Transfer RNA from Parcubacteria group bacterium CG1_02_50_68, 76 nucleotides, folded computationally. Its Rfam family is "tRNA". Its mean pLDDT, the model's own confidence on a scale to 100, is 82.
RNA sequence: GGGCCGUUAGCUCAGUUGGUAGAGCACCACAUUUGCAAUGUGGGGGUCGCAGGUUCGAAUCCUGUACGGUCCACCC
Numbered sequence: 001g002g003g004c005c006g007u008u009a010g011c012u013c014a015g016u017u018g019g020u021a022g023a024g025c026a027c028c029a030c031a032u033u034u035g036c037a038a039u040g041u042g043g044g045g046g047u048c049g050c051a052g053g054u055u056c057g058a059a060u061c062c063u064g065u066a067c068g069g070u071c072c073a074c075c076c
Base pairs, nucleotide, nucleotide: 001072002071003070004069005068006067007066010025011024012023013022019056027043028042029041030040031039049065050064051063052062053061
């Protein structure tokens, strides 16, 4: 210098062909318990790494860029 993969909730991840974002765990409340845990019910939380573009509409397509991983090349 080049190729490929990844970046989505506090954590680990999903998201088919663009149609307006979800699961598990965690957290909060309530029920249950003498209390804790476990269990059950309910709830809060992200505009998808960042900046643009295309589109009626973008996590998804295009361009640039940041960070991480991996492979190759150059120099020696």
Taxonomically the source falls in Bacteria candidate phyla (Bacteria).